[in-house]
Molecule: Bacterial RNase P class A
RNA sequence: CGAGUUGGACGGACGAUCGCGCGCGGGGUAACCCUCGUGAGGAAAGUCGGGGCUCCAGAGGGCAGGAUGCCUGUUAGAUACAGGGCGCGGUGACGCGACGGAAAGUGCCACAGAAAAGAAGACCCCCGCAGGGCUUCAAAAUGUGAAAUACCCCCCUUGCGAGGAAAGCUGAAACGGUGUGGUAAGAGCGCACCAGCGUCGCGGAGACGCGGCGGCUUGGCAAACCCCAUCCGGAGCAAGAGCGUAUAGGAGCGCAAUCGGUCGGCCCGACCGGCGCUCGGGUAGCUCGCUUGAGGGCGGCGGCAACGUUGCUCCCAGAUAAAUGGUCGUCUUAAAUGACAGAACCCCGCUUACAGGCCAACUCAAAGA
Numbered sequence: 001c002g003a004g005u006u007g008g009a010c011g012g013a014c015g016a017u018c019g020c021g022c023g024c025g026g027g028g029u030a031a032c033c034c035u036c037g038u039g040a041g042g043a044a045a046g047u048c049g050g051g052g053c054u055c056c057a058g059a060g061g062g063c064a065g066g067a068u069g070c071c072u073g074u075u076a077g078a079u080a081c082a083g084g085g086c087g088c089g090g091u092g093a094c095g096c097g098a099c100g101g102a103a104a105g106u107g108c109c110a111c112a113g114a115a116a117a118g119a120a121g122a123c124c125c126c127c128g129c130a131g132g133g134c135u136u137c138a139a140a141a142u143g144u145g146a147a148a149u150a151c152c153c154c155c156c157u158u159g160c161g162a163g164g165a166a167a168g169c170u171g172a173a174a175c176g177g178u179g180u181g182g183u184a185a186g187a188g189c190g191c192a193c194c195a196g197c198g199u200c201g202c203g204g205a206g207a208c209g210c211g212g213c214g215g216c217u218u219g220g221c222a223a224a225c226c227c228c229a230u231c232c233g234g235a236g237c238a239a240g241a242g243c244g245u246a247u248a249g250g251a252g253c254g255c256a257a258u259c260g261g262u263c264g265g266c267c268c269g270a271c272c273g274g275c276g277c278u279c280g281g282g283u284a285g286c287u288c289g290c291u292u293g294a295g296g297g298c299g300g301c302g303g304c305a306a307c308g309u310u311g312c313u314c315c316c317a318g319a320u321a322a323a324u325g326g327u328c329g330u331c332u333u334a335a336a337u338g339a340c341a342g343a344a345c346c347c348c349g350c351u352u353a354c355a356g357g358c359c360a361a362c363u364c365a366a367a368g369a
Stems, first nucleotide, its partner, number of pairs: 001368001002364007010356001012331007020039004025034003041340001045351002048349005053236004065232005070084005085099001086097004100227002105225002107221003123168001125164002127161007143151002176194006195217001197214007240288004250279006259273005295314008
């Protein structure tokens, strides 16, 4: 050198040139132009879990509904993560598990099977007792008795039992399992071991583990209804806030005027109409929210770890129809033409996608070279 398991990091670099978003600076009345800086990911994805933030709602309690469900810890928090327990899989490194209750009740358990759960101890079967039948069509064998058409055993059959539950082989699963004693036949009926349940002791922070004792024993399914315990307001940055165009529209006051119009035969009445001032709402649009944050990197200390704490250091996209791109060259490389994929308030997780190679620890195999 083989076969694997777990974790980590990467997933081109540099330059030229054309172009785009944002920021500082400069020029320009302005449109815009110029220099410099900066400009996607490990998943930016799915929007699945949790939180920050914002607005709305809200006395308290209950019902309904939903979520979660071994223990201890971590965290802002969680159904996340770490360590551990138990179960299952793997020779192993290791992987997987919604992992409370089936003795509250209801329901379901295909096919096969006697039976799938209040079993009826129903069926089949085993045993005992009583009755009936049969030595014949064939084969084999020929008990007792001197003998009989007698009696007994075997066999077949019917009934009874306050005898039994061993056998039934099917099924994913069969009312504890295996063995032995026991019996008419049997049975946790007795015993040994094993499984399970209860209880006691010891160990452990706990889940749980180990041991003793007991009566012998309870099918499975709760990601079926259900029961128990714990938790749970709603909407989401298109949240929300500010400014706010007009020959748009609203409210109030004043003026004009005992004016005009509509309804009407006429009066009253109702509605509509002008100008000025003030006020608040608010569409287009603009601005804020918006990126310095539970932030990143390196190191020390504590902890098995998740993580905590501390020192130094860094600033790392903020667009709004939406920029982050194209081309060429050089280099590294086995290869770079080439994986999955494109931010939209932010963060922590999870899940899913991913060409290719790289690193570390561990497991199995030990034949051959």